RNA sequence: AGAGUUUGAUCCUGGCUCAGGAUGAACGCUGGCGGCAUGCCUAAUACAUGCAAGUCGAACGAGGGUCCUUCGGGACUCGAGUGGCGAACGGGUGAGUAACACGUAGGGAACCUGCCCGUGCGACCGGGAGAACUUUCGGAAACGGAAGCUGAUACCGGAUAGGGACAGAGACGGCAUCGACUCUGUGUUAAAGGAGCUGAAAGGCUCCGCGCACGGAUGGACCUGCGGUGCAUUAGCUGGUUGGUGAGGUAACGGCCCACCAAGGCGACGAUGCAUAGCCGGCCUGAGAGGGCGGACGGCCACACUGGGACUGAGACACGGCCCAGACUCCUACGGGAGGCAGCAGUAGGGAAUUUUCGUCAAUGGGCGCAAGCCUGAACGAGCAAUGCCGCGUGAACGAGGAAGGUCUUCGGAUCGUAAAGUUCUGUUGAAGGGGAAAAAGAGCGGAGAGAGGAAAUGAACUCCGAUUGAUAUUACCCUUCGAGGAAGUCACGGCUAACUACGUGCCAGCAGCCGCGGUAAUACGUAGGUGGCGAGCGUUAUCCGGAAUGAUUGGGCGUAAAGGGUGCGUAGGCGGCCUGCUAAGUCUGGAGUGAAAGGUACCGGCUCAACCGGUAUAGGCUCUGGAAACUGGCGGGCUAGAGAGCAGGAGAGGGUGGUGAAACUCCAUGUGUAGCGGUAAAAUGCGUAGAUAUAUGGAAGAACACCAGUGGCGAAGGCGGCCGCCUGGCCUGUUACUGACGCUGAGGCACGAAAGCGUGGGGAGCAAAUAGGAUUAGAUACCCUAGUAGUCCACGCCGUAAACGAUGAGCGGUGGGUGUCCGGGGGGAAGGGGCCCCUGGGUGCCACAGCGAAAGCGAUAAGCGCUCCCCCCGGGGAGUACGCCGGCAACGGUGAAACUCAAAGGAAUUGACGGGGGCCCGCACAAGCGGAGGAACAUGUGGUUUAAUUCGAUGAUACGCGAGGAACCUUACCCGGGCUCAAACGUUGCAGGAAGGGCUUCUGAAAGGAAGCCCGUCUACGGACCUGCAACGAGGUGCUGCAUGGUUGUCGUCAGCUCGUGCCGUGAGGUGUCGGCUUAAGUGCCAUAACGAGCGCAACCCCUACCGCCAGUUGCCAACAGGCAAAGCUGGGGACUCUGGCGGGACUGCCGGCGCAAGCUGCGAGGAAGGCGGGGAUGACGUCAAAUCAGCACGGCCCUUACGUCCGGGGCGACACACGUGUUACAAUGGCAGGUACAGCGGGAAGCCACCUGGCGACAGGGAGCGGAACCCGAAAGCCUGUCUCAGUUCGGAUUGGAGUCUGCAACCCGACUCCAUGAAGCUGGAUUCGCUAGUAAUCGCGCAUCAGCCAUGGCGCGGUGAAUACGUUCCCGGGCCUUGCACACACCGCCCGU
Repeated sequence: AGAGUUUGAUCCUGGCUCAGGAUGAACGCUGGCGGCAUGCCUAAUACAUGCAAGUCGAACGAGGGUCCUUCGGGACUCGAGUGGCGAACGGGUGAGUAACACGUAGGGAACCUGCCCGUGCGACCGGGAGAACUUUCGGAAACGGAAGCUGAUACCGGAUAGGGACAGAGACGGCAUCGACUCUGUGUUAAAGGAGCUGAAAGGCUCCGCGCACGGAUGGACCUGCGGUGCAUUAGCUGGUUGGUGAGGUAACGGCCCACCAAGGCGACGAUGCAUAGCCGGCCUGAGAGGGCGGACGGCCACACUGGGACUGAGACACGGCCCAGACUCCUACGGGAGGCAGCAGUAGGGAAUUUUCGUCAAUGGGCGCAAGCCUGAACGAGCAAUGCCGCGUGAACGAGGAAGGUCUUCGGAUCGUAAAGUUCUGUUGAAGGGGAAAAAGAGCGGAGAGAGGAAAUGAACUCCGAUUGAUAUUACCCUUCGAGGAAGUCACGGCUAACUACGUGCCAGCAGCCGCGGUAAUACGUAGGUGGCGAGCGUUAUCCGGAAUGAUUGGGCGUAAAGGGUGCGUAGGCGGCCUGCUAAGUCUGGAGUGAAAGGUACCGGCUCAACCGGUAUAGGCUCUGGAAACUGGCGGGCUAGAGAGCAGGAGAGGGUGGUGAAACUCCAUGUGUAGCGGUAAAAUGCGUAGAUAUAUGGAAGAACACCAGUGGCGAAGGCGGCCGCCUGGCCUGUUACUGACGCUGAGGCACGAAAGCGUGGGGAGCAAAUAGGAUUAGAUACCCUAGUAGUCCACGCCGUAAACGAUGAGCGGUGGGUGUCCGGGGGGAAGGGGCCCCUGGGUGCCACAGCGAAAGCGAUAAGCGCUCCCCCCGGGGAGUACGCCGGCAACGGUGAAACUCAAAGGAAUUGACGGGGGCCCGCACAAGCGGAGGAACAUGUGGUUUAAUUCGAUGAUACGCGAGGAACCUUACCCGGGCUCAAACGUUGCAGGAAGGGCUUCUGAAAGGAAGCCCGUCUACGGACCUGCAACGAGGUGCUGCAUGGUUGUCGUCAGCUCGUGCCGUGAGGUGUCGGCUUAAGUGCCAUAACGAGCGCAACCCCUACCGCCAGUUGCCAACAGGCAAAGCUGGGGACUCUGGCGGGACUGCCGGCGCAAGCUGCGAGGAAGGCGGGGAUGACGUCAAAUCAGCACGGCCCUUACGUCCGGGGCGACACACGUGUUACAAUGGCAGGUACAGCGGGAAGCCACCUGGCGACAGGGAGCGGAACCCGAAAGCCUGUCUCAGUUCGGAUUGGAGUCUGCAACCCGACUCCAUGAAGCUGGAUUCGCUAGUAAUCGCGCAUCAGCCAUGGCGCGGUGAAUACGUUCCCGGGCCUUGCACACACCGCCCGU
């Protein structure tokens, strides 16, 4: 000192939360010792029991007991009584109290004070009782009655002294009432003795007591200023109330009380009421200012079961006194009594929670006493409690094979960890034993001394010596012995916040202070290992301060985040110009008093240290007083710059009121005129033949004022608009007579205040809530239409609100420029006018500097720099709600919460995505065309259903003739059944046997398998290789997770985009570059440019194809030459051509015209085989879809192991009411059939392609040549020619079915293809809708190949033949690119979100 949390990200605002400290604490887990503290915060609830206030025989009388006795008595002691003092202290508690209760500073000329101290004086003479006691009576008791006796320091009378009161005289002081002194008079008021010593006695002396007066000290009562609390949703309170006079009362003042008189007193500077609370020194926190608290300790107050009252007394309205009332408890003989723990212990109860029914008066202190002493739950100590603070310990050093064990592991190791063990030590603490302080000094006692005074005796205070006094205490402390021995936990480990792995769990169980974790790999749950923190404690909870500048004095804000009152006038209040004099309240300064102690802080000191304790120093507040006079205030004098005002001008929808005008709408009347009008996207309701609409003329009525008109004007705001008059407010300019600070703001208050609304009365043309009807719609209580009432208008009176907005309160003063506009004034030049230029004042706009701001923006009309005053804000929701009060006729307005709930709600800006926003531009995207799909039958895939199983995956585009480029068995993963368990295969090890290996037979069985038998063959360097069997470890799994992954793939998309470095801009996200203009197929290029470059994409480089050249010619070719056949490059030969296949060339807007800055575009241009990318392919940027695939392969994790592995037989993957996709064949004449006839290219071929021959109608079969291929083989079809069919479910169409066959194969039943004969279904061009294609394309025709024994191929991949139509164009649908705009979306419109 900050951090987390709103967002995809950012900045700001803003709340919530955390880290710190603290506590009279409590709870959970744990717990060795000591010191010092602390310990009912709740029920001021109720209390059993014991104790907490007595003492004095030296005041008094009587009595009991013990001892002694000279028997007279004496000594000691005990309890009751009279009497004295104390009991008003000490101790407890915090209920009440918002008050002179407390704190602080004062006051008294308005007071009291026992015991104590000082001074002075005194103590004289008398008297009468009543307790105890005795007797007696009543009562259960508590207690009481009657009679009788008695002493006193008890009580009473008188005297004296002094005091006090009153009156008078004198003189003094002060602060108004007054005070004090002296003298006189009047009346009034005192007392008490006891003990010791001495003495024969009288007496004397000493001490303790007694009385009066004065003074001191201490304690107390009273009064006053100031200070410390919440609510104004408490605004008025007050009858002894405020004052006076008199009397009473008190220690004393006082309305304290009373009588009379007056009518006051308090209050927005918060009275009164309600709520809460003992106050302070201080304590906690904080940098401080402040905030919170008032437990222990100390001061004050209040209270003592609740309420009231007085008595006694120096003192009480009295905690352990009295009386009364009340509640409660107890006793009772029912008549009546007793009691008060908020004293110390203790009990019950309440509660999260708070101790022993302890010891001692040894010390300190208190009461009584001459004293000894007694009493003292005050106090000192101990006990209990980790409740807190402080200190100590639980060991130290060495010790690596880094042991065992745990955990993790990539299996190598890592870690716990020098940790342990082990070795060598120490001895705090502990245990036992021994020694052993301080707290104790006195009083008193014994002895001695001194000693005022006194005749002496005696003799107080004082000094010295001696003996004696300790609850704590088996104390602290010291010594000896023993022996590592008895002594560690708790919380956390996702971020904040220090500390990570494994397993378990699977949105479950749970965690959580905030954000948030958990849905199968969880560092966040639980456990373990490890680690971090603190440590006899550690966590949790509660509360307070801090962080929080989040109530902001220090130290905040209010245009858009919460926040400027709708506006003005103005009261109180706050603030206030220049010069000068006085003053001294504020202010500054010196001195004095106070500010208790404790506490805090600094230093020093004492317990071994510390906590703890002691000493010294230290206070900013208040009070008194001396001084200063700048500033603020006060009083006085002056000034004119603020403010006002006279005079001269000026502009204006400023307000009020009375008139008046024209246009339009509507209505009325009349004329003309006829079938419609009106209305809408389209209609309908409505109006109209009883004459509408339209049109013409005349008239009526109401409301509003076109053009001018303008970021023009006026007004405080609301607001104000035809023209004229009247009344009236404000403003500006010029000038300067006048006043002389008269000013600014403004809580309350008063006034004004759009629209709607309300009341009364008018008015009512148009418009128009409500309402009605018509439409729209799923509905349509809406939007649209036709009607239409309040209202809108006027007068008067209410209401008092608004996005009453510039979302920006008012006033004043400063602070760079530019440019419009409205209203004034001055000047220049020009002068014929308009206009032009400069200066200046007031208004109203724009752009921008500095500055400000979170930004956007504001920027002399500030949101800038300053001053003054006012309103208002303090997270979102609940809610401008409820209640209360005020206002209102009502509607409603003003004021204005809480419970509860959320971790946000917000502002501005950024990047995307999105828009039934805009601009520009692409694509078979639409359009224009051609052919299809959707209807039929069949094929195939899928869904669904079915099934023992119909294995699995793919599912919008981007699944569905997809994985399948070949499911009868196999494949095969599925189902049924039968087997195997080192296993079907492979690796390693051990043991046993055997070379390895090959072949055959029998039985059983569906096969696999099982059982049995036979034959052949035999390695070696003896270690073994190899095989079989047994055992074991590895295996095996198409089991799960494509949301753990690699790889591969689809799609956007062959779209033109996606980024980086440096620089620059921005607080930042980010922007710029990549935008703009032109251009392109293209982020292709050019120009421009705070950008300059670069990368991945585009293009090019690669392949095929179109043209040419060169090289090379066999199996290809054949022009020329030669030979030759039935025919044929068949042969010799040739390289010209075609072709083959290798290398090159060619095309680049290069040339020309036009346009253009350029890039480039364009032209039936030239040339060229090809022209502006020639055509096609390969090639797929950053990324998106948790897209697809764990079943192609690989791979993490999980799961199965006589089974989820593996082998075999059979079945299934081929099912079938249905639904969809993709296809094939058709529905026919541009056709079918039959015959004839022509021309390809890509490819394939040895378990093959198969010429040719023979047989068969045919599939094919039997023969059989050639060819591992430019050589042999694999029939092209559409086309063309001819014929036929003639519009028909047909000579179309071929499904389906019957029969007969062929071929492949172990095997065609489920479930193959093909052939022949027969059968001859649906279908006559296909609804909504939908697909492909822009040229060698579509359409159409056939051919080949992969897989493959065969084939369900109509599929897929290729090849060539024939060969079109159309594109105006970009409005619309779909997809995409760029720029821009809006946004409350960001899982991004399949979003978000509202209501019922």
RNAcentral holds the sequence, with entries from ENA. This is a predicted structure of a 1396-nucleotide RNA (small-subunit ribosomal RNA) from an uncultured bacterium. Its mean pLDDT, the model's own confidence on a scale to 100, is 85.